[in-house]
C1' cells in the first nucleotide's frame, strides 16, 4: 500500500429495507433462617463518524475512523 471480515445496551450477540431486541451484568422487589440459586419488575441505545439512495436504512452505496485476518513492498 492492497484485499477480506468486523463495529448495535456495561459484556456476548440478534433484528427479511417496515415498532431496535435477547441472554448475562446492574438497580429494586419476591422467595430463603442467611447467602447463592431461582422468579418478577425497572433502567440502560448518537446502531463507529460524515454523507448519499429510498416513502422508509442497523441493513443498500461512498468516504473516513477503530479492531481482527491475509497479501505485497522496502531493508
Nucleotide at each position: 500500500u492492497c484485499c477480506c471480515c468486523u463495529g448495535u445496551a456495561g459484556c456476548u450477540c440478534a433484528a427479511u429495507g417496515g415498532c431496535a431486541g435477547a441472554g448475562c451484568a446492574a438497580a429494586c422487589g419476591g422467595c430463603u433462617g442467611u447467602u447463592a440459586a431461582c422468579c418478577g419488575u425497572u433502567a440502560g441505545g448518537u446502531u463507529g463518524u460524515a454523507g448519499g439512495u429510498u416513502c422508509g436504512a442497523g441493513c443498500c452505496c461512498u468516504a473516513c475512523c477503530g479492531g481482527g485476518g491475509g497479501a505485497g513492498c522496502c531493508a
Transfer RNA from a bacterium, 75 nucleotides, folded computationally. Its Rfam family is "tRNA". By type it is a transfer RNA.